Model confidence (mean pLDDT): 85 of 100. This is a predicted structure of a 480-nucleotide part of an RNA (small-subunit ribosomal RNA, 3' major domain) from a metagenome. It matches the Rfam family "Bacterial small subunit ribosomal RNA".
[in-house]
Context: one part of a larger RNA
RNA sequence: UGACGGGGGCCCGCACAAGCGGUGGAGGAUGUGGUUUAAUUCGACACAACGCGAAGAACCUUACCUAGGCUUGACAUGCCGGGAACUCUGUGGAAACACGGAGGUGCCCUUCGGGGAGCCCGGACACAGGUGCUGCAUGGCUGUCGUCAGCUCGUGUCGUGAGAUGUUGGGUUAAGUCCCGCAACGAGCGCAACCCCUGCUUUUAGUUGCAAACGCGUUAAGGCGUGCACUCUAAAAGAACUGUCGGUGAUAAACCGGAGGAAGGUGGGGACGACGUCAAGUCAUCAUGGCCCUUACACCUAGGGCUACACACGUCCUACAAUGGUCGCUACAAAGGGUUGCAAACCCGAGAGGGGGAGCCAAUCCCAAAAAAGCGGCCCUAGUUCGGAUUGAGGUCUGCAACUCGACCUCAUGAAGCCGGAAUUGCUAGUAAUCGCGUAUCAGCUACGACGCGGUGAAUACGUUCCCGGGCCUUGUACA
Numbered sequence: 001u002g003a004c005g006g007g008g009g010c011c012c013g014c015a016c017a018a019g020c021g022g023u024g025g026a027g028g029a030u031g032u033g034g035u036u037u038a039a040u041u042c043g044a045c046a047c048a049a050c051g052c053g054a055a056g057a058a059c060c061u062u063a064c065c066u067a068g069g070c071u072u073g074a075c076a077u078g079c080c081g082g083g084a085a086c087u088c089u090g091u092g093g094a095a096a097c098a099c100g101g102a103g104g105u106g107c108c109c110u111u112c113g114g115g116g117a118g119c120c121c122g123g124a125c126a127c128a129g130g131u132g133c134u135g136c137a138u139g140g141c142u143g144u145c146g147u148c149a150g151c152u153c154g155u156g157u158c159g160u161g162a163g164a165u166g167u168u169g170g171g172u173u174a175a176g177u178c179c180c181g182c183a184a185c186g187a188g189c190g191c192a193a194c195c196c197c198u199g200c201u202u203u204u205a206g207u208u209g210c211a212a213a214c215g216c217g218u219u220a221a222g223g224c225g226u227g228c229a230c231u232c233u234a235a236a237a238g239a240a241c242u243g244u245c246g247g248u249g250a251u252a253a254a255c256c257g258g259a260g261g262a263a264g265g266u267g268g269g270g271a272c273g274a275c276g277u278c279a280a281g282u283c284a285u286c287a288u289g290g291c292c293c294u295u296a297c298a299c300c301u302a303g304g305g306c307u308a309c310a311c312a313c314g315u316c317c318u319a320c321a322a323u324g325g326u327c328g329c330u331a332c333a334a335a336g337g338g339u340u341g342c343a344a345a346c347c348c349g350a351g352a353g354g355g356g357g358a359g360c361c362a363a364u365c366c367c368a369a370a371a372a373a374g375c376g377g378c379c380c381u382a383g384u385u386c387g388g389a390u391u392g393a394g395g396u397c398u399g400c401a402a403c404u405c406g407a408c409c410u411c412a413u414g415a416a417g418c419c420g421g422a423a424u425u426g427c428u429a430g431u432a433a434u435c436g437c438g439u440a441u442c443a444g445c446u447a448c449g450a451c452g453c454g455g456u457g458a459a460u461a462c463g464u465u466c467c468c469g470g471g472c473c474u475u476g477u478a479c480a
Stems, first nucleotide, its partner, number of pairs: 001480002003477003007474007015464002019427005026318008034309002042053002064304006073127001077126002079123005086103007107116003129293002132291003138287002140282003143278001145276001150189006156165003169180003195270004200238007209228003214225003241264001244258005320420001324379006336367003341360002346355003386417001391412007433456007
C1' cells in the first nucleotide's frame, strides 16, 4: 500500500421487510448429469454451465458409428500431355464409384503448321486437407463484479524509502454530482450531457392515409365528387432549465413544498460498460504460434446415431377448476412479414386441407380470426361438461424419402393431478399478474423456446435490526 475480520461508523441495491405471483408435488416439453450404446459428435459447470453455442439434427446439416470406396485428393497455385465446354446413354452397385458407347466442335491471334484464354480428363512433384491437441502460447469477440462510482496522471509539497498528499474533512447528490474548506494546483479515463424511441405543441407535406362542411350515393360503407380541418404518417423546430414563488440551509451547493405546465427536478425506456478481476469462456465462427496425422486423424458415399432410458437436477408449458369450463352472438390493437412470396372472394370437405386464382414488389392487396373483455344459454362441486397425458383407428400437408425420427386434423380412449415437505425465485407501475398477435431460423417442424408487439391491469414499501452483494472513512493483523 492492499487484502481480510462472526471490528467500528456512514450509505446504497427487490438485499431484507411489506405485498402479489410462482418454482419445489402431477403430466408433458426442453437442456444437463448418469447409465446404455457400434456411435449415442464436440464444447459450456457456483453466482456468471444446464429452452446455453442450436434464430430449426428425417437425408443434408454432421463434426460421431458401421460398411463400401479414394490418395495431388472435395478445395487453391504452379508444371507436362490430351481434349472445346457440354449433351445423351449402357453394365455392375445402396450410392460413391468402376468399366464403356454415341453426339459435339465455340472465343482471341495466325505465316493456316499452330499458339493462347476458359473449362474438362490424365500424370509427376511442390503441396493441399484436418471441427486433430494446446483458450495455461495467442489475436479478436464475450461473460462477470457493475451502469458499481470509481481508476489514474503531470507539476508541486511531505517522507531515508515503500509511498503519501491531491481523491481525506463539513454538507449534498443517482453519481469523485456539486458547494465550502484544505499543500496543494490542474488534468485524463469513467459519471452526466451530446445519439435513438416514447410523452405535448407548432410548421411543412396530403397519397396509398383521413372525413368536419357541401353534393351524389348505399341494406351498409370515404363508396364517389370534393377537401387537408381533424386523426395519422415523417421531416424540421419548440418545450424542462431547480427557470419561478415560499421555507430550510453556511449568505453556498442542495433539499422540502407550491404555482404554471402535456411533462418537474435524471419525465419513462434504450444504446453506451472506466483502470482492472476471474491463467473466466471460446483453437468447433474466424484468425493464428507450437505440436501431431499424411493410402489417413484427409476426402467421397449409403445406412445408422446425435431422438437411447432404471434414474437425478435445471428451465418452461398445461393443469388441478365456478374470478371457471363449454356453446352462440357481438366489439376494440400494435408491431411485423410477403414475387422460387403473401394469397382474397367463391366452391368442395366435419376438419387438417384441397380446388380457385382477384389483388399486391404493398400507409393501396394479402397473411388477419386479435384474445382476454361484453351479452345470453347450459354445467352445480362431481376426479366432474375440470384436466388433458397415453393408446387405437382413419386421414391431411411438406418433402426424393416421415420405419428408426415430422407437424397437423377427426373419431375413440380418457392417466396423473383436489394447489404441492424442507427449501427457493421474480417483480416497485403501465411494473407484477393475465390475454392474444407477429418475426427470425425455416421445404416441413418436434417453438411450450428466443426476440419483439400491443390489450386488460393490481397490491405493497413502517423501516434498515437481521440475510446477500457493493461503495467511502477508520481500526486490528503473526496474511501478500